Background
Predicted 3D model of a 479-nucleotide part of an RNA (small-subunit ribosomal RNA, 3' major domain) from uncultured Magnetococcus sp. NCBI's taxonomy places the organism under Bacteria, Pseudomonadati, Pseudomonadota, Magnetococcaceae, Magnetococcus.

[in-house]
Context: one part of a larger RNA
RNA sequence: UGACGGGGGCCCGCACAAGCGGUGGAGCAUGUGGUUUAAUUCGAUGCAACGCGAAGAACCUUACCUGCCCUUGACAUCCUGUGAACGGUUCAGAGAUGAACCAGUGCCCUUCGGGGAACACAGUGACAGGUGCUGCAUGGCUGUCGUCAGCUCGUGUCGUGAGAUGUUGGGUUAAGUCCCGCAACGAGCGCAACCCUCGUCUCCAGUUGCCAUCAGGUUAAGCUGAGCACUCUGAAGAAACUGCCGGUGUCAAGCCGGAGGAAGGUGGGGAUGACGUCAAGUCAUCAUGGCCCUUAUGGGCAGGGCUACACACGUGCUACAAUGGGGUGAACAAUGAGAUGCGAUACCGCGAGGUGGAGCAAAUCUAUAAAUCACUUCCCAGUUCGGAUUGUUCUCUGCAACUCGAGAACAUGAAGUUGGAAUCGCUAGUAAUCGUAGAUCAGCCAUGCUACGGUGAAUACGUUCCCGGGUCUUGUACU
Numbered sequence: 001u002g003a004c005g006g007g008g009g010c011c012c013g014c015a016c017a018a019g020c021g022g023u024g025g026a027g028c029a030u031g032u033g034g035u036u037u038a039a040u041u042c043g044a045u046g047c048a049a050c051g052c053g054a055a056g057a058a059c060c061u062u063a064c065c066u067g068c069c070c071u072u073g074a075c076a077u078c079c080u081g082u083g084a085a086c087g088g089u090u091c092a093g094a095g096a097u098g099a100a101c102c103a104g105u106g107c108c109c110u111u112c113g114g115g116g117a118a119c120a121c122a123g124u125g126a127c128a129g130g131u132g133c134u135g136c137a138u139g140g141c142u143g144u145c146g147u148c149a150g151c152u153c154g155u156g157u158c159g160u161g162a163g164a165u166g167u168u169g170g171g172u173u174a175a176g177u178c179c180c181g182c183a184a185c186g187a188g189c190g191c192a193a194c195c196c197u198c199g200u201c202u203c204c205a206g207u208u209g210c211c212a213u214c215a216g217g218u219u220a221a222g223c224u225g226a227g228c229a230c231u232c233u234g235a236a237g238a239a240a241c242u243g244c245c246g247g248u249g250u251c252a253a254g255c256c257g258g259a260g261g262a263a264g265g266u267g268g269g270g271a272u273g274a275c276g277u278c279a280a281g282u283c284a285u286c287a288u289g290g291c292c293c294u295u296a297u298g299g300g301c302a303g304g305g306c307u308a309c310a311c312a313c314g315u316g317c318u319a320c321a322a323u324g325g326g327g328u329g330a331a332c333a334a335u336g337a338g339a340u341g342c343g344a345u346a347c348c349g350c351g352a353g354g355u356g357g358a359g360c361a362a363a364u365c366u367a368u369a370a371a372u373c374a375c376u377u378c379c380c381a382g383u384u385c386g387g388a389u390u391g392u393u394c395u396c397u398g399c400a401a402c403u404c405g406a407g408a409a410c411a412u413g414a415a416g417u418u419g420g421a422a423u424c425g426c427u428a429g430u431a432a433u434c435g436u437a438g439a440u441c442a443g444c445c446a447u448g449c450u451a452c453g454g455u456g457a458a459u460a461c462g463u464u465c466c467c468g469g470g471u472c473u474u475g476u477a478c479u
Stems, first nucleotide, its partner, number of pairs: 002478001003476003007473007015463002019426005026318008034309002042053002064304007073127001077126002079123005087102006107116003129293002132291003138287002140282003143278001145276001150189006156165003169180003195270004200238003204234003209228002214225003241264001244258005320419001324378007337366002341360002346355003385416001390411007432455007
């Protein structure tokens, strides 16, 4: 100087407290451990691994296993020889592959002998290839403390020196934010602001959006003409700065209250992550040093496996019902997506779906929002709760649903009556609850993830305690 302390002071954070809803019990989904297996490919392991890499494991993917094959190789460059290439048929085989046959000479240059480009086959070796090892050899990227308020430097001064000072002190702030003081005076990386978005208004623009007024029209409808007022869309601006008033404060920084205002003291949300820490993670995104394999640790194919199952854990979904389940009717969104696509009206089917194909490369067309509300039924039961499991028959995708897809109908109707110790999230349009869309994607094991809107709470006295962090100080057998 740091680090540490079941030392002290001050301060902060859904850290506790005050509340609301969960997990832990049940069934199922999913990931992991373990076990099993020919293989159950590999990685991630306290917070910061475990619905994680994986925004899609039937084949492929695929790296694993078994079997069958190849050896200059599936891929790159160079050399030699032959032939342009591409294409098609038959047979054998699980296929990879092997055998036989058919068809076929184009482009550029030419001294008409030939040469060249591209491609294929054969040969030769230089080489290719490796998801093989090392993340403790590395780059790049990322997590984490933590969006915490810190981390440093120049000159000066002090100290023999390591170092100190500045950065400490008194106030204040979300903030090393600002003010005052001070052997310091300044500066840099962070904080804040500048960026995006939501909230108000003005101006401009008016189709695919809108419909107040005028006309036409209908069972009904912006449906049509006219229009751009309003909504909206999207471009340019305005607006918020403790600016104003009162109190308080050291005549300061600021704090408290008020006015006006759509918004008030960082207006809400996002992006943005200092010096560094964990030899944190990743050699399997990629790149790369070294080591290793080279008729195999490389390459091709078929089938299997990654989906196993006495069990243990994590994360979720659905429930245990009446603030509910069933039936009928009525209403209201926003984001996003669409051509090998989204697919309306209609018809067929109880239904998944099928037939058919209007419109739409989309403010034009496509997809029922659901919770909600009205009426009705059930009457507290393992039930008209709950839906696992199982049987039968089907639908769709796809070369192919046995291992191992999703969906529908009928039948079946487990556990479960609110969950021990313990533990998690959340402070407002939040929690809770309700649906909708998208990426990946033929299909889908999505209850995941990422977005979008609808309905919409309770509580915070406070900082004694638990956890994490900041700062000053103190002790130390540590550095």
The full RNA is in RNAcentral, with records from ENA and SILVA.